A computed fold for a 73-nucleotide RNA from a marine sediment metagenome, annotated as transfer RNA. Rfam family: tRNA. The family's RNA type in Rfam is transfer RNA. Model confidence (mean pLDDT): 82 of 100.

[in-house]
RNA sequence: GCGGCUGUAGUAUAGUCUGGUAGUACUCGUGCCUGCCACGCACGUGACCCGGGUUCGAAUCCCGGCGGCCGCA
Numbered sequence: 001g002c003g004g005c006u007g008u009a010g011u012a013u014a015g016u017c018u019g020g021u022a023g024u025a026c027u028c029g030u031g032c033c034u035g036c037c038a039c040g041c042a043c044g045u046g047a048c049c050c051g052g053g054u055u056c057g058a059a060u061c062c063c064g065g066c067g068g069c070c071g072c073a
Stems, first nucleotide, its partner, number of pairs: 001072007010026004020056001028044005049065005
């Protein structure tokens, strides 16, 4: 330099193909429970790598950029 894959809460991930309310588990906060803690239960907070395009509507499709992994040279 070229090609492929990939990027979603603090962590791990579903959803992407086939555009339509961003979900789950752990963490965190509050409450219940308990003599206290832990466990358990209920509720709550928090995310689509960046910019642009297409569209009524984009995490999803298209273009460019950045980061990571792999391969070729």